[in-house]
Context: one part of a larger RNA
RNA sequence: UGACGGGGGCCCGCACAAGCGGUGGAGCAUGUGGUUUAAUUCGAAGCAACGCGAAGAACCUUACCUGGCCUUGACAUAUGCAGGACAGCUGUAGAGAUACGGUUUUCUGCCCUAGUGGUAGACCUGCAUACAGGUGCUGCAUGGCUGUCGUCAGCUCGUGUCGUGAGAUGUUGGGUUAAGUCCCGCAACGAGCGCAACCCCUACACAUAGUUACCAUCGAGUGAAGUCGGGGACUCUAUGUGGACUGCCUGCGUUAAGCAGGAGGAAGGUGGGGAUGACGUCAAGUCAUCAUGGCCCUUACGGCCAGGGCUACACACGUGCUACAAUGGGCGGUACAGAGGGUUGCGAAGCAGUGAUGUGGAGCUAAUCUCAGAAAGCCGCCCUAAGUUCGGAUUGCAGUCUGCAACUCGACUGCAUGAAGUUGGAAUCGCUAGUAAUCCCGGAUCAGCACGCCGGGGUGAAUACGUUCCCGGGCCUUGUACA
Numbered sequence: 001u002g003a004c005g006g007g008g009g010c011c012c013g014c015a016c017a018a019g020c021g022g023u024g025g026a027g028c029a030u031g032u033g034g035u036u037u038a039a040u041u042c043g044a045a046g047c048a049a050c051g052c053g054a055a056g057a058a059c060c061u062u063a064c065c066u067g068g069c070c071u072u073g074a075c076a077u078a079u080g081c082a083g084g085a086c087a088g089c090u091g092u093a094g095a096g097a098u099a100c101g102g103u104u105u106u107c108u109g110c111c112c113u114a115g116u117g118g119u120a121g122a123c124c125u126g127c128a129u130a131c132a133g134g135u136g137c138u139g140c141a142u143g144g145c146u147g148u149c150g151u152c153a154g155c156u157c158g159u160g161u162c163g164u165g166a167g168a169u170g171u172u173g174g175g176u177u178a179a180g181u182c183c184c185g186c187a188a189c190g191a192g193c194g195c196a197a198c199c200c201c202u203a204c205a206c207a208u209a210g211u212u213a214c215c216a217u218c219g220a221g222u223g224a225a226g227u228c229g230g231g232g233a234c235u236c237u238a239u240g241u242g243g244a245c246u247g248c249c250u251g252c253g254u255u256a257a258g259c260a261g262g263a264g265g266a267a268g269g270u271g272g273g274g275a276u277g278a279c280g281u282c283a284a285g286u287c288a289u290c291a292u293g294g295c296c297c298u299u300a301c302g303g304c305c306a307g308g309g310c311u312a313c314a315c316a317c318g319u320g321c322u323a324c325a326a327u328g329g330g331c332g333g334u335a336c337a338g339a340g341g342g343u344u345g346c347g348a349a350g351c352a353g354u355g356a357u358g359u360g361g362a363g364c365u366a367a368u369c370u371c372a373g374a375a376a377g378c379c380g381c382c383c384u385a386a387g388u389u390c391g392g393a394u395u396g397c398a399g400u401c402u403g404c405a406a407c408u409c410g411a412c413u414g415c416a417u418g419a420a421g422u423u424g425g426a427a428u429c430g431c432u433a434g435u436a437a438u439c440c441c442g443g444a445u446c447a448g449c450a451c452g453c454c455g456g457g458g459u460g461a462a463u464a465c466g467u468u469c470c471c472g473g474g475c476c477u478u479g480u481a482c483a
Stems, first nucleotide, its partner, number of pairs: 001483002003480003007477007015467002019431005026322008034313002042053002064308007073131001077130008087104007107121005133297002136295003142291002144286003147282001149280001154193006160169003173184003199274004204242007214231002218229003245268001248262005324424001328383007340371003345364002350359003390421001395416007437459007
């Protein structure tokens, strides 16, 4: 100087407390451990691994296993020699890779004796040689990227001063703040990286603009409808501007920084949300995104193919979904979103089917057309406390769709079946407001496949006395046999 303390002081954070909803019990989905296996490819390991890499494992992917094959190689550059356009269509054998045939076509420039010539080049094939190739090892050799402490308020430097020195001072102190934020003081005076602000979204207003959006007034029109003429008011769209700054008032405070209350205001003291992550820590993670040193393989640890596996199942754990019901379930009727996607695409009306879906093909490169029915909600009727009209696992049969192909191993539909489960031990998680809870919708990946992920809106709470205690963190101080 740090680090640590079941030392002290001050202060924060859904850290506790106060509340609301869960997890832990059930079934299923998914990841992991373990076991099994020819293989169940590899990585991730307290927080910070475990719906994680994977924003999509039937083949492919695929790295694993079994079997069948190749050896200058699927791919790159270069050289020598030999030959030929490449390629398309097709036959036989085979699981295919591949092997052997048939047929069609016959690149470009230059020279000449004009020939089915010579020569050069591009491309291809064969042989040979340098080499290719490796998701093989080392993340404790590395770059890059990332997690975490933590959006915590800290981390440092120049000059000066103090100290023999390591170092100290500044950065401590008194107040204050979300903040090393600001004020005052001070052997310090300044400065940098962080904080804040500048950026984006959202909440209000104005200006400009008016189609594909809108419809108040006028006219037309219909069973109904901004449907048409028209309008530029409103909504909205999208560009700019304004607006919030403790600016104003009162009190408190040291006359300061600031704090409490109030006015006005759409918004009030950082308005709400996002992006933004200092010096560093964990030899944290990644050699399997990529790059890369070293080591290793080279008729194989490289390459091609078929099939299988990654989907196994006594069991254990994590994360979720659906429930156990009446604030509910069923049936009928009836409202109101936002944000997105769409030409290899979204696909309307109509028709067929109980349905998944099929048919159909209008319109749309989309504020125009379409996906598209929002659901919870509201209005009626039924159910009456039961393993039920709760719950839907499991299984049987019959189908739909995608795709070369759904046996291993897809999703969905109909009929039948109708399991566990009556609120969950010890323990444990999230959340402070348009939040939790609850309800649907969209997107990426994607042929198909979502209870996951990322986004969107609808309905919409309870509680916070307080900081003693648990956890994490900041500043000062104290002890130390630790570095």